[in-house]
RNA sequence: AGGGUUUGAUCCUGGCUCAGAGUGAACGCUGGCGGCGUGGUUAAGGCAUGCAAGUCGAGCGGUGAAAGCGAGCUUCGGCUCGUGAGUAGCAGCGGCGAACGGGUGAGUAACGAGUAGGUAACCUACCCACGAGUGGGGGAUAACCUCUCGAAAGGGGGGCUAAUACCGCAUAAUCCUCUCAUUAGAGAUAAUGAGAGGGAAAGGCGCAAGCCGCUCGUGGAUGGGCCUGCUUCCUAUUAGCUAGUUGGUGAGGUAAAGGCUCACCAAGGCGAUGAUGGGUAGCCGGCCUGAGAGGGUGGUCGGCCACACCGGGACUGAGAUACGGCCCGGACUCCUACGGGAGGCAGCAGUCUGGAAUCUUCCGCAAUGGGGGAAACCCUGACGGAGCGACGCCGCGUGAGGGAGGAAGCCCUUCGGGGUGUAAACCUCUUUUGACGGGGAAGAAUAAGGUAGCCUUAGCUACCGAUGACGGUACCCGUCGAAUAAGCCCUGGCUAACUCCGUGCCAGCAGCCGCGGUAAUACGGAGAGGGCGAGCGUUACUCGGAAUCACUGGGCGUAAAGGGUGCGUAGGCGGUCGGGCAAGCCUGAUGUGAAAGCCCCACGGCUCAACCGGGGGAUUGCAUUGGGAACUGUCCGGCUAGAGGCUGCGAGGGGGUAGCGGAAUUCCCGGUGUAGCGGUGGAAUGCGUAAAUAUCGGGAGGAACACCGGAGGCGAAGGCGGCUACCUGGCGCAGACCUGACGCUGAGGCACGAAAGCCAGGGGAGCAAACAGGAUUAGAUACCCUGGUAGUCCUGGCUGUAAACGAUGGAUGCUAGGCUUUGGUGGUUAUGAAUCCAUCGGAGUCGCAGCUAACGCGAUAAGCAUCCCGCCUGGGGAGUACGGCCGCAAGGUUAAAACUCAAAGGAAUUGACGGGGGCCCGCACAAGCGGUGGAGCAUGUGGUUUAAUUCGAAGCAACGCGAAGAACCUUACCUGGGUUUGACAUGCUGGUGGUACCGAGCCGAAAGGUAAGGGACCCUAUACCUUGUGUAUAGGGAGCCAGCACAGGUGCUGCAUGGCUGUCGUCAGCUCGUGUUGUGAGAUGUUGGGUUAAGUCCCGCAACGAGCGCAACCCCUGCCCUUAGUUGCCAUCGGUCAAGCCGGGCACUCUAAGGGGACUGCCUGGGACAACCAGGAGGAAGGUGGGGACGACGUCAAGUCAUCAUGGCCCUUAUGCCCAGGGCUACACACGUGCUACAAUGGUCGGUACAGAGGGCAGCGAACCCGCGAGGGGGAGCGAAUCCCAGAAAGCCGGCCUUAGUUCGGAUUGCAGUCUGCAACCCGACUGCAUGAAGCCGGAAUCGCUAGUAAUCGCGGAUCAGCAACGCCGCGGUGAAUACGUUCCCGGGCCUUGUACACACC
Repeated sequence: AGGGUUUGAUCCUGGCUCAGAGUGAACGCUGGCGGCGUGGUUAAGGCAUGCAAGUCGAGCGGUGAAAGCGAGCUUCGGCUCGUGAGUAGCAGCGGCGAACGGGUGAGUAACGAGUAGGUAACCUACCCACGAGUGGGGGAUAACCUCUCGAAAGGGGGGCUAAUACCGCAUAAUCCUCUCAUUAGAGAUAAUGAGAGGGAAAGGCGCAAGCCGCUCGUGGAUGGGCCUGCUUCCUAUUAGCUAGUUGGUGAGGUAAAGGCUCACCAAGGCGAUGAUGGGUAGCCGGCCUGAGAGGGUGGUCGGCCACACCGGGACUGAGAUACGGCCCGGACUCCUACGGGAGGCAGCAGUCUGGAAUCUUCCGCAAUGGGGGAAACCCUGACGGAGCGACGCCGCGUGAGGGAGGAAGCCCUUCGGGGUGUAAACCUCUUUUGACGGGGAAGAAUAAGGUAGCCUUAGCUACCGAUGACGGUACCCGUCGAAUAAGCCCUGGCUAACUCCGUGCCAGCAGCCGCGGUAAUACGGAGAGGGCGAGCGUUACUCGGAAUCACUGGGCGUAAAGGGUGCGUAGGCGGUCGGGCAAGCCUGAUGUGAAAGCCCCACGGCUCAACCGGGGGAUUGCAUUGGGAACUGUCCGGCUAGAGGCUGCGAGGGGGUAGCGGAAUUCCCGGUGUAGCGGUGGAAUGCGUAAAUAUCGGGAGGAACACCGGAGGCGAAGGCGGCUACCUGGCGCAGACCUGACGCUGAGGCACGAAAGCCAGGGGAGCAAACAGGAUUAGAUACCCUGGUAGUCCUGGCUGUAAACGAUGGAUGCUAGGCUUUGGUGGUUAUGAAUCCAUCGGAGUCGCAGCUAACGCGAUAAGCAUCCCGCCUGGGGAGUACGGCCGCAAGGUUAAAACUCAAAGGAAUUGACGGGGGCCCGCACAAGCGGUGGAGCAUGUGGUUUAAUUCGAAGCAACGCGAAGAACCUUACCUGGGUUUGACAUGCUGGUGGUACCGAGCCGAAAGGUAAGGGACCCUAUACCUUGUGUAUAGGGAGCCAGCACAGGUGCUGCAUGGCUGUCGUCAGCUCGUGUUGUGAGAUGUUGGGUUAAGUCCCGCAACGAGCGCAACCCCUGCCCUUAGUUGCCAUCGGUCAAGCCGGGCACUCUAAGGGGACUGCCUGGGACAACCAGGAGGAAGGUGGGGACGACGUCAAGUCAUCAUGGCCCUUAUGCCCAGGGCUACACACGUGCUACAAUGGUCGGUACAGAGGGCAGCGAACCCGCGAGGGGGAGCGAAUCCCAGAAAGCCGGCCUUAGUUCGGAUUGCAGUCUGCAACCCGACUGCAUGAAGCCGGAAUCGCUAGUAAUCGCGGAUCAGCAACGCCGCGGUGAAUACGUUCCCGGGCCUUGUACACACC
């Protein structure tokens, strides 16, 4: 000192929230010791029990022990007497105390408290000092005795008695009362003096001295009473309160002033500077917090007050209106004989209740203090101590040193390792604490008394001298032994500390933001880490942060906030010069500001600290007093710059009243005239043959005033617009004659105040809420149309609001300019007009400085300042409820709370979006051609079905898609059979050498099982010989068998991923560096003017460059050339002719390699002379020649875990693997994509012509023969510019068909076949014959295509045994139509605008 949280991001405003400190705390977990503090905050609720105030016999009358000792008696247990002793003590009378000490905070908003004063208006027992005195009498009454009432508490009658109890008398003052005089004073009155009257006492002890008392008076000390200034919470949704009320006179009362009380008189007193009422509260020193100012608080300690069951009252007394006194009333509790009585813990302890919660029915008067007493002493729950509670503060400990590249366990891991961690173990050492044993305080001395000294006494000083609750405690010593002692919270950000597992929007967390929906550092656990530590967290509350009530130190154009406007009261503020005063102000001094607390000190005492003691500072305040005079104030005098007046001139929809005018609408009358008018996007309702609309003439009535008219004028605002007259307010300019600060603002108050609305009475043409009808629509209580009433108008009255806005209160001064306009004045000019210049006032616009969060404001400030008023304090609830005031009502005004949210907002930014705008593209529309949607079939999908119909794809961008080939296989699905180191990889261990491998037969659907038999290999060593790479032996290997690690999974997650792909989109865009600019997000560049297919290019420009895209570079194709010729040509020569068939030749075609060609290069015109565009020439080709490949930053959590790869999860005799059969081909339906058609531009038959690109060896397969045909036989040739597939088809020529469900159409079905294949039942294709279905051009809707394109015709290929291919990918043949144009639909690009959108208009 700040941080988190509103947004996609930004700046600002603003609330919420966190980190700090604190507590008389409580709760959770935990807990070793000590010291010092502290502990009923709630029920001022109720209380059992004990104790908390007594004492004095040296005031009085009485009463009156015991131990001990002595004596006697004794049943030996004891009893009696004497003494002790009239002693200790005791009830009573009397004295002092009980008014202190202790508790509590209910009440109290008050002279209650704080502070400073006053008392000439007062009191003060005991104590101190001084003065004076203490003479002489009297009568009672408790106790006691007796009688008596009552259950008790208690009482009554009679009798006796004492006093320091009570009462006269005497004496007395400087005391009290009255009167007079003098002095002081305005007076009340005071002091002094004089006079008159009044008015005291008590004794006790002692041998005595004497001491203690008593009485009167004065003074002191202490303690109080009363009065005053200032200060002291919230509420105005409490605005008026007051009859003893305010004052006076007199009286009473009190210690004392006073309306304190009473009588009379007067009618006052208080209040927006907040009376009265309501709510809350004891106040302060202080305490907590804070940088401070301030805010909060008043527990412990200290001061004051109040209270003592609740309310009232007095008595006694120096003092009370009395906590442990009295009386009365009340509630409650208890006793009772029912007649009556008793009681008051807010004293100490304790109990119950209430509550989240607060202690021992402890010890002691040893100390300190208090009461009584001469004293001893007694009393003292004040106090001193101990106990309980981590409630707080402080201190100490739970060990210290050494000890591994580092044990185990646990955790993580990329499996290599890392962490816990010198931590532990282990070695050495120490002993605070603890246990035990021993010693052992200080707190205690002026007690009494004694001795000595001083001293006249009282007394003082020194020494001796009894006494300790705590307590055998603190402290010290010894012994033992690491021994007895660590937890709590947190680890997503804020905020310090991260991993694994579990869980799966569940369980849960959370102070705010927010976490959790299968990889959660946020939940739960674990490991690790962070923080604090005998504590740690949580909750509650206070201050802080919060400048978030802003005095210090905020704001109000748009964030919350300027009153609708003016006039003006109180109040606040106020020009200039001189003088006086000294209230404010400044300064000095004095008093006070208690102590404690706070701060300071190398201060002192407990080992330190906390704690305690000492000293100092501070206590910012108040009061008194001396001084100062600048400023404010006040008084006096002056001035004219503020303000006002006067004279002259001027502009104006300023206001009011009366009158007048024309245009238009409507209505009425009359004329002309005829079928419509009116209205709308289009209509209809409506009006009209009873004559409308239209048109002409005449009349009536009401309202509003075209043009002028303007960013113009006037007014305080609302507002004001035809003309004239009258009445009237304000303003400006010029002159500088007058007044002399007369000013500004303005809480309340008063007035004005658009529209609508209300009341009464008029008026009513047009318009027009409501209402009616017609349309529109899904509906249409709307928008549109036809009507239409209040109302709009006038007069009078009410209402009092508004986006009453410049969303900007008023006044004054100051601070660059430019332009426009309006009113005046002066100047220039030529006397005028006009123009120009200057100046004053008004209205606008741009703009410097400055201000602002930005937008913007900018002399008409939102700048710089001063004064006054109003207003704001998160959003919602709510400008609402209640209450008050106003109103006829409608309603207005004033104006909350509960509850709820983590935001609500302002400005600006980038996007996205708009049934916003501008510009421009695209088969986007339009123009045109052909289709789909209807039929049959094929194919894919949905759905349904099924044991299974495996899975995926889902708008465009899933649906002839993955699938360029599902009868088995494929195959992932289903049923069944089987298998378990596995169908496949690697490693290890053990076993096996008639082992690997082959395998008849048997079982089986197969897989598989079983099994006769056959039967090897490699390396090394040795041996043998018929020396061959022969045989034998030994060891090892491969293989096999068993087992262990592991394999395997088309199981899940495409929302954990890589890769690949689709799409926007071949769209023209997407960015960066530096610079500049903005507080910032960002902007600029990339916008603008042109141009392009294009961010293509040119020009301009605070930008200058650059990158990814565009284009080009690549491929195919179109022209030419070169090179090269077992195809091509006869072009040229020859031969053969059936044919380029042969010789020959590469010129041409072609093939395939290289090159050329096109660049707006040239011309004309346009254009900025640019880019570029239009036209032209040449050219095979012209402005990108045509086509392809190529896809920027990114978007869709788009698609794919089933191509592959891959994290995590899941299965492991199964979710793996093998096999047989089935399924993926199901079928009441629905959709997509296709094929074939519906026919004559056709069908069919015959004849005949011309391609390109491909494929071919388990292949293509010729000729020839057979079959109607599919095909069969056959095999030539060809690994292919050579041979084959191979006939191209539409076309062309000719014949038939003649509009018919047909010679169209071919589905379906029957029969018979062919081919492939282990096998065509489920479930292949093809052929022949027969059968011949729907269908006659397709509803709403919808698709493709701009040229070699659409349409149409056939050909080939991949996959493939075959094929459900009508699909897909290619190839060539024939070969159109149309585009005016960009309004509209869809998609897109750029600029701009609005936005309350940002997972962004689905």